A computed fold for a 74-nucleotide RNA from Paraglomus occultum, annotated as transfer RNA. Lineage of the source: Eukaryota > Fungi > Glomeromycota > Glomeromycotina > Paraglomus. The sequence is in RNAcentral, with records from Rfam. Its Rfam family is "tRNA". The coordinates come from a structure-prediction model, not an experiment, and the mean pLDDT is 82.

RNA sequence: GUCUCGUUGGUGUAGUCGGUUAUCACAACCGCCUAACACGCGGUAGGUCGUCGGUUCGAAUCCGACACGAGACA
Numbered sequence: 001g002u003c004u005c006g007u008u009g010g011u012g013u014a015g016u017c018g019g020u021u022a023u024c025a026c027a028a029c030c031g032c033c034u035a036a037c038a039c040g041c042g043g044u045a046g047g048u049c050g051u052c053g054g055u056u057c058g059a060a061u062c063c064g065a066c067a068c069g070a071g072a073c074a
Base pairs, nucleotide, nucleotide: 001073002072003071004070005069006068007067010026011025012024019057028044029043030042031041032040050066051065052064053063054062
């Protein structure tokens, strides 16, 4: 330099045939339980999907550029 893959709450992830409120687990917070802690049970908050632009009535999803990470080739 070229090509491929990835980027989604604090962390790890599902969702890539475009359409209702973006999924689950852990962590956090509150309550129940306990003498207390842990475990367990119930609940709450937390994302506007890497950034910018385009297509579309409508984009996490399609297209382009860029950024970051991983890999392959030269």